[in-house]
RNA sequence: UCCCGAAACGGCAAACCGGCGGCGACGUCGGGACGCAAAGCCACGGGCCUGCUGAUGCAGGUAGCCGGGCUACCGAAG
Numbered sequence: 001u002c003c004c005g006a007a008a009c010g011g012c013a014a015a016c017c018g019g020c021g022g023c024g025a026c027g028u029c030g031g032g033a034c035g036c037a038a039a040g041c042c043a044c045g046g047g048c049c050u051g052c053u054g055a056u057g058c059a060g061g062u063a064g065c066c067g068g069g070c071u072a073c074c075g076a077a078g
Base pairs, nucleotide, nucleotide: 004075005074011036012035016031017030018029019028020027021026034064040070041069042068044067045066046065047062048061049060050059051058052057
């Protein structure tokens, strides 16, 4: 350095509940932990979801669906 994920210090936080925002998918704050070694960041490709539309399509959401890109703590074994 690459790979990997034992240990430790720690980190994040699904469902659900409450407040706020949004037509909605959903976001955010607090509570709460199912899980996570990138569950840190980016909608670039695909998927899924929402609104509008007769349709094409347009505008969005999801990074905890997969792939890709960028960055990163610790250090047993390999």